[in-house]
Small-subunit ribosomal RNA from Tichowtungia aerotolerans, 1570 nucleotides, folded computationally. The RNAcentral record of the sequence draws on ENA and SILVA.

RNA sequence: AUGGAGAGUUUGAUCCUGGCUCAGAACGAACACUGGCGGCGUGGAUUAGGCAUGCAAGUCGAGCGGGAUUCACCUUUUUCAAUUCUUCGGAAGAGAAGUUGGUGAUGAGAGCGGCGAACGGGUGAGUAAUAUAUGGGUAAUUUGCCUUAGAGCUCGGGAUAGCCAUCCGAAAGGGUGGGUAAUACCGAAUGUGCUCGGGUGCUGCAUGGCACCUUAUGUAAAGGUGGGGAUCUUCGGACCUGCCACUCUAAGAUAGGCCCAUAUCCUAUCAGCUUGUUGGUAAGGUAAUGGCUUACCAAGGCUUACGGGUAGCCGACCUGAGAGGGUGACCGGCCACACUGGGACUGAGACACUGCCCAGACUCCUACGGGAGGCUGCAGUCGAGAAUCAUUGUCAAUGCACGAAAGUGUGAACAUGCGACGCCGCGUGGAGGACGACGGCCUUCGGGUUGUAAACUCCUGUCCUGAGGGAGUAAGUGCGAAUGAGUUAAUAGCUCGUUUGUUUGAUAGUACCUCAGAAGAAAGUCACGGCUAACUCUGUGCCAGCAGCCGCGGUAAUACAGAGGUGGCAAGUGUUGUUCGGAUUUACUGGGCGUAAAGGGUCCGCAGGCGGUCCUGUGUGUCGGAUGUGAAAGCUCACGGCUCAACCGUGGAAUUGCAUUCGAAACUACAGGACUAGAGUACAGGAGGGGAGUAGGGAAUUCAUGGUGUAGCGGUGAAAUGCGUAGAUAUCAUGAAGAACACCGGUGGCGAAGGCGCUACUCUGGACUGAUACUGACGCUCAUGGACGAAAGCUGGGGGAGCGAAGAGGAUUAGAUACCCUCGUAGUCCCAGCCGUAAACGGUGUGCACUUGAUGUUGGAGGUUUACCCCCUUCAGUGUCGGAGCUAACGUGUUAAGUGCACCGCCUGGGAAGUACGGCCGCAAGGUUAAAACUCAAAGGAAUUGACGGGGGCCCGCACAAGCGGUGGAGCAUGUGGCUUAAUUCGAUGCAACGCGAAGAACCUUACCAGGGCUUGACAUGAUACUGCAUACCACCCGAAAGGGAGGUAGCCUUCGAGGGUGUAUCACAGGUGCUGCAUGGCUGUCGUCAGCUCGUGCCGUGAGGUGUUGGGUUAAGUCCCGCAACGAGCGCAACCCCUAUGUUUAUUUGCCAGCACGUAAUGGUGGGAACUCUAAACAGACUGCCUGUGAAAGCAGGAGGAAGGUGGGGAUGACGUCAAGUCAGUAUGGUCCUUAUGUCCUGGGCUGCACACGUGCUACAAUGGGUGGUACAGAAGGAAGCAAGACCGCGAGGUGGAGCAAAUCCUCAAAACCAUCCCCAGUUCGGAUUGGAGUCUGAAAUUCGACUCCAUGAAGUUGGAAUCGCUAGUAAAGGCGUAUCAGCUACGACGCCUUGAAUACGUUCCCGGGCCUUGUACACACCGCCCGUCACAUCAUGGAAGUCUGCUGUACCCGAAGUCGCUGAUCUAACCAAUUACUUGGAGGAAGGCGCCGAAGGUGUGGCCGAUGACUGGGAUGAAGUCGUAACAAGGUAGCCGUUGGGGAACCAGCGGCUGGAUCACCUCCUUU
Repeated sequence: AUGGAGAGUUUGAUCCUGGCUCAGAACGAACACUGGCGGCGUGGAUUAGGCAUGCAAGUCGAGCGGGAUUCACCUUUUUCAAUUCUUCGGAAGAGAAGUUGGUGAUGAGAGCGGCGAACGGGUGAGUAAUAUAUGGGUAAUUUGCCUUAGAGCUCGGGAUAGCCAUCCGAAAGGGUGGGUAAUACCGAAUGUGCUCGGGUGCUGCAUGGCACCUUAUGUAAAGGUGGGGAUCUUCGGACCUGCCACUCUAAGAUAGGCCCAUAUCCUAUCAGCUUGUUGGUAAGGUAAUGGCUUACCAAGGCUUACGGGUAGCCGACCUGAGAGGGUGACCGGCCACACUGGGACUGAGACACUGCCCAGACUCCUACGGGAGGCUGCAGUCGAGAAUCAUUGUCAAUGCACGAAAGUGUGAACAUGCGACGCCGCGUGGAGGACGACGGCCUUCGGGUUGUAAACUCCUGUCCUGAGGGAGUAAGUGCGAAUGAGUUAAUAGCUCGUUUGUUUGAUAGUACCUCAGAAGAAAGUCACGGCUAACUCUGUGCCAGCAGCCGCGGUAAUACAGAGGUGGCAAGUGUUGUUCGGAUUUACUGGGCGUAAAGGGUCCGCAGGCGGUCCUGUGUGUCGGAUGUGAAAGCUCACGGCUCAACCGUGGAAUUGCAUUCGAAACUACAGGACUAGAGUACAGGAGGGGAGUAGGGAAUUCAUGGUGUAGCGGUGAAAUGCGUAGAUAUCAUGAAGAACACCGGUGGCGAAGGCGCUACUCUGGACUGAUACUGACGCUCAUGGACGAAAGCUGGGGGAGCGAAGAGGAUUAGAUACCCUCGUAGUCCCAGCCGUAAACGGUGUGCACUUGAUGUUGGAGGUUUACCCCCUUCAGUGUCGGAGCUAACGUGUUAAGUGCACCGCCUGGGAAGUACGGCCGCAAGGUUAAAACUCAAAGGAAUUGACGGGGGCCCGCACAAGCGGUGGAGCAUGUGGCUUAAUUCGAUGCAACGCGAAGAACCUUACCAGGGCUUGACAUGAUACUGCAUACCACCCGAAAGGGAGGUAGCCUUCGAGGGUGUAUCACAGGUGCUGCAUGGCUGUCGUCAGCUCGUGCCGUGAGGUGUUGGGUUAAGUCCCGCAACGAGCGCAACCCCUAUGUUUAUUUGCCAGCACGUAAUGGUGGGAACUCUAAACAGACUGCCUGUGAAAGCAGGAGGAAGGUGGGGAUGACGUCAAGUCAGUAUGGUCCUUAUGUCCUGGGCUGCACACGUGCUACAAUGGGUGGUACAGAAGGAAGCAAGACCGCGAGGUGGAGCAAAUCCUCAAAACCAUCCCCAGUUCGGAUUGGAGUCUGAAAUUCGACUCCAUGAAGUUGGAAUCGCUAGUAAAGGCGUAUCAGCUACGACGCCUUGAAUACGUUCCCGGGCCUUGUACACACCGCCCGUCACAUCAUGGAAGUCUGCUGUACCCGAAGUCGCUGAUCUAACCAAUUACUUGGAGGAAGGCGCCGAAGGUGUGGCCGAUGACUGGGAUGAAGUCGUAACAAGGUAGCCGUUGGGGAACCAGCGGCUGGAUCACCUCCUUU
């Protein structure tokens, strides 16, 4: 010393840059839902908009004249009258009500006068400095009341309100006459003093200040009220004395005025402003300085000025770790304002919130003539607004005004009320209570959860209700009594104390305490996808909606809505708004600029900033001490008071600041002096495309002329336009012209950059090297400024060979305003002048210093050497590699992007936009400076993994090539599309759908259509009731059948209860080839039988990731070997399995038959055999094992042996994954839909339909053939509702019949081939479609719609365009055979089997597919990607624009209120003076009037600025799947981009110059490794 947290979002993933968003705190808040109590605070932020009503400033009778009213006493008189007495006639009469006069008390309302009203209270419009804050100055000043000190308070005078009378007016108000008082007013006296004049002394800080002297000038006043002994008295007093008031002076205190310094928002797209302006002299004015004002003189003054916008400032408040940022509510200090503008008066103080005058707007009254008003005081009202309270109580307390005082007044203040507006506190209960109740919700149906929660039992009583008690805020003041001190002549009076009694409470019977009752009256709100604590169900179906950001919702939504549950906070909770924070995202603390935004195109250089070594001084900055100040409140610490807290009290600390003063002297600054290491000058050298000018040169090109020569030339991918028989191109000679300078030539040179290249000469700038001498910090950087500045372009004049924007033509193309070709104008060149921009780039500002190296090269010097070369050292450049360090990475790395210093420029999300407007520059083109609205949540850098490329390298595959045979043409079969249809059921759709699901649609199948039926159903399970009821058979009616209706016969078991089973009825349910393959399981296809795909540990990298798996070889293979920061392993490969090729062993029937026998016409037919073949089990065999060559090895090549040789040949076997691939119609299955129908049954039809198109096949086109006849040789498979022999019949399909066989036994079994013969190249003896006739078979049934047979018919077709498919050996091709499905069959299909049996492969350039490595990328849904611009439509904001209209403001002029100031006289006039003695005159002074200056509002003209609007118009942004093209990203298909010019629907194209932020290949140079 108490103090610092992050997260989401760009990507397939990563790191970085960078914005957006969130979590926190706060508020004078508002809104939504909800709401128990108390304390303390707080409450018109908007229209400084308008205001009804009441109150908010009065007080003093002890200043004055007076005095309503009421009361008391005395008195006059009138009317009553209790009671007493009575002669009953009356009398007295307390008392009551009036009345006359007097005295006294009371003292309303108004007036004169004094003080106050300038405070208190409100608001923030104006104000960017006449303000505020802090610190100073006033020798340039004022200050009522108050305090202290001194001196005084004498003598007179004239009026005037009120009042009375009268007049005018609606009113407000006013006029005239009469009379009256004062602390009102006036004159005179006096003068402590003050002051004018003169003089002296002292002193300070310049003007000055203070004190003293002076025959010297001017200048005051008012009384009121108490008490009183002696004396006097006109009896009122005089006189003495107290208090208050008054006058003058000095001092103080308080409160101001003025001046100075510093600080105080944004804007330069405001750069110049100013004429009382700056200063002086004189005068005026003020309390006072001063251009404050006036006259004159001089020409100054300011620079973040001037202008525009916004704003009261501060203590403080909010936030923040702090530094900062934001704010200026409440409380406190200052300022400004008071309906708007102007003005003065009074006063100590005002240019005055509840005073005056004028002008204006507004409101009100009116008799229309005229008047009144000012809530930004407290309440309240209307309006506007999202929004802000009572027309309350009291002066009890604290203050203020007046008063001698009592006291009066006070919307200041204190209280109460209203508002969850904020902060703080309390409560809504506590303990027990499991059958874990009911209900709700969920469920895998078992249960779980709400949940000890409730019910229930016991308890408590904050709050609430009732009752009782009950503080503190109150201290005083006054009065009464007692007493002390002072004043005084005084014991009186007065003043100041002490003691004592009495008197004062709005809040309010409040806080608080006690008792009683009663769990009773007291919980909501937001959220629950991530950030961010908290999850399920239902509904909805890109709809409704949510959303702070990312984003949810398209039928299984933890994201919408509802519910249950859960989480947070809690009398509140959320939302919205604003501020700070997070944001180091303006970076002082604390950022950057190679590629992310950002280094000026380059240099020179004024101001400015910074600056080498030593000494001395000063003390500017700097550091330390002290003093003053930094108000209080607040913050903070300690203690204390309200039960705690909020709140409040007391004290401390803090207030980081400013000023004054005293010190220190290292650094900095300043002054002076010195130095040489920085910088510069002189001298001597060599190098150079440095610059400017003049002259010269050769090669090439084109043109001209002439010669030779003949039919083409030229150009391209290929062509054409063009040129050429009038002689081109080609070639030779001569000439002309302009422009550019081959080789040398080089990451070589020079220059600040742009840039500079033939040769010579002239002029000229700079750098480098060497050795000395000199100057002595002269240096570095540089805003504004100046100069230079490629190409294009502009102006004027030349020049013009080649090239060549524009333009023309030819091609290409869908188009081709392009790329290609032929021409070609500006231009390119020169002179003079503009322009001032480029990817003006090393994308890297300049200068200085420091920090390991290696190796080239240019220029110089030194050493070595006799000399040269080599070598070594060194300076200045210019390259490459690379260490540490740095960097997000890439990279950079002594030529830094390392480490530091100095100065300049620049950046702060993307787009809009380097655009608009304004300014400046330019002839123009344009350049420079440079925004906003609006819009998005990204835009971006580097690197990674993939994918892709009309990028590269290597390799493989019937991929091409080499071959053989096909398809595409014909006919037919079959499938699909399309069309048609009542229906032509559905699915499959590039490869990887299409002879596919379907291994077999006449009915059935069947899912489709038409019609007819059924409804617990054709099928399953269960329940209830009934049923003489299983079941079988017969036969009737309607009907196409299904079905319906109506009968008959036989008739089950039985323990007689029932049960099983059947039927009927009812209910649960069945059923669905309905939908979703994008909800799924399972299965399958495909890349691909391709060689790949990964993991553990380690290592590398910030990380994604990499390594391993790459490399060199090799292989069919990630197969193996070697190497290697890798070492191992897994899934794949291979092998293990099956078939086949050889052999062995075993076995021997149905197969076999060598040997031995028997037998037959013949046959393993028989006995027998186990040799052979076969069969079917087990083994063997092959492993690059052996040899040779080669190689490091792996391996490869050849050979031997062997039946087989390098995987022997086939098959099965399909890694991680891709395609939301296919299938809900094979089955299963979530969800959803139908339920007398989308279920189910039946008949018939359809799936077979036919202008057409495509796929897959069959048969052919013939002689390697066809026909006829003859002769052979297989394998595999099947067979009982079956295969079927021999035999017979039929031309044949087939029929009759049936031996044998549940099979190595019986049955079905070949054809090509071969032999012989005919045909003789033709639409045929090829080919067989189509059609007619006649049949056979299956089957209820052959018409739609079967197959086969025979006879007859005899179509197309003569080898097939573009294109395209299969196949590498027992393969292709050809030939037949079998099987499944199946009653039969459209099978020419599918799956198998054997027979015959080839050709070719040089090779990997190309096509396709794949693998590995590498490269580019703006792609990652991954090229079927991404993406640009015009046009069209809609919406939004904005620029221009003829104009139109507000507002603010400048300037010139007009008019000119009130009022100050000045001037003025034929007006009027109490006090004072003079004269005259009238009731007058004159003077001084005053009042009113007139005139003048200034002057608000108003008016006219002319400018400036901001804004609104505006026909039309420009671009911009956004939008669902619009139109046209395809410019960019790969070499993006013409590499791209920058500047500029021209052109074009558009992206764009072309010319000139530049850049690499261009791929690929080759070469040169340098470098690295060996």